RNA sequence: GACGGCCAGAUAACCGCUCCCGUUUCAACGCACGGGAGAGGAACUUCCGGACUUCAUAGGGCAGUGCGCCGCUUGAAAGGGCGGGCUGACGGGGCUAAAAUCCCGUCGGACGGAAAGUGCCGCAGAAAAUAAACCGCCGCAAGGUAAGGGUGAAAAGGUGCGGUAAGAGCGCACCGCGCGUUUGGCAACAAACGCGGCAAGGCAAACCCCGCACGAAGCAAGGCCAAGCCGGUUCACACGCUGCCCGCGUUCGCAACCAAGUAGGCCGCUUAGAGUAAUGGUUAUCCGACUCGCAAGAGUUGACAGAAUCUGGGGUAUCGGCCGUC
Numbered sequence: 001g002a003c004g005g006c007c008a009g010a011u012a013a014c015c016g017c018u019c020c021c022g023u024u025u026c027a028a029c030g031c032a033c034g035g036g037a038g039a040g041g042a043a044c045u046u047c048c049g050g051a052c053u054u055c056a057u058a059g060g061g062c063a064g065u066g067c068g069c070c071g072c073u074u075g076a077a078a079g080g081g082c083g084g085g086c087u088g089a090c091g092g093g094g095c096u097a098a099a100a101u102c103c104c105g106u107c108g109g110a111c112g113g114a115a116a117g118u119g120c121c122g123c124a125g126a127a128a129a130u131a132a133a134c135c136g137c138c139g140c141a142a143g144g145u146a147a148g149g150g151u152g153a154a155a156a157g158g159u160g161c162g163g164u165a166a167g168a169g170c171g172c173a174c175c176g177c178g179c180g181u182u183u184g185g186c187a188a189c190a191a192a193c194g195c196g197g198c199a200a201g202g203c204a205a206a207c208c209c210c211g212c213a214c215g216a217a218g219c220a221a222g223g224c225c226a227a228g229c230c231g232g233u234u235c236a237c238a239c240g241c242u243g244c245c246c247g248c249g250u251u252c253g254c255a256a257c258c259a260a261g262u263a264g265g266c267c268g269c270u271u272a273g274a275g276u277a278a279u280g281g282u283u284a285u286c287c288g289a290c291u292c293g294c295a296a297g298a299g300u301u302g303a304c305a306g307a308a309u310c311u312g313g314g315g316u317a318u319c320g321g322c323c324g325u326c
Stems, first nucleotide, its partner, number of pairs: 001326007009286007017038007025030001040304001044315002047313005052218004064214005069084006085111001086109008112209002117207002119203003134149002136145003157175006176198001177196008222267004231258004235253001238250004287302006
């Protein structure tokens, strides 16, 4: 220095705060006394999962969201770990006239599709995609020409030979690219061979296409009890229809019962745990850091942050210290 794990100032005294238990007193609450418990590795963020709850749900589709190389492994899932493939940048090596292709190492890659469609590409530059003529080259000219210059992240394969007025995959060889076959590999993929002059730059963390997965909202979820008010049912006595019985209606009471449900309470809810509210303060000594001082010492200060249903990950912040491996 790298990686992994752990701690997150310490001790004491005094004064407090929240919750629980016990005792005394009390109708009860409370007070008093005694005892016990009382923030984190990230409690932050709310990015991705799960539990739990309510609603929805025959089946299918549209829309929307998320994910996207391969194998093994861990895990409930999300997410990790290990190994491999392909690829980009850089460094080194090798081939070569010089490169590229090739080999090795380090770091990185949301790494399905850009020969389905649409869209975008600042500045510079002639031109940023139905290619294009600024300089240059050829040509008397009309015009031809993508070889050379220049611009750019990117300019319609690269090198060489032939060819040509000059040029050009225009032709050829090698490399590259695409397609096919075979072989190797569990696979991603690679290699060899054959065919094709070559399909027309980049961007899909632009729309989109392909494949796979996903019902929605969240503890202010939701459940239980429930005053008052409002509503409904029942009723003695009395009155009316009606002289009597039944029935109906009216009246009556701080009446009885019922339903829904507000205030409110409880549960959900936790060996901290709610009312967004407690988890602290002071002093002394020690420890760490910083400043001053020649020194003795003096002064200042204590990282990030802080529970709110629980839980697995990801991300971010963080003074210092301890342990282990290399």

Overview
A computed fold for a 326-nucleotide RNA from a bovine gut metagenome, annotated as Bacterial RNase P class A. Rfam family: Bacterial RNase P class A. From the family's description: Ribonuclease P (RNase P) is a ubiquitous endoribonuclease, found in archaea, bacteria and eukarya as well as chloroplasts and mitochondria. The family's RNA type in Rfam is ribozyme. The sequence is in RNAcentral, with records from MGnify.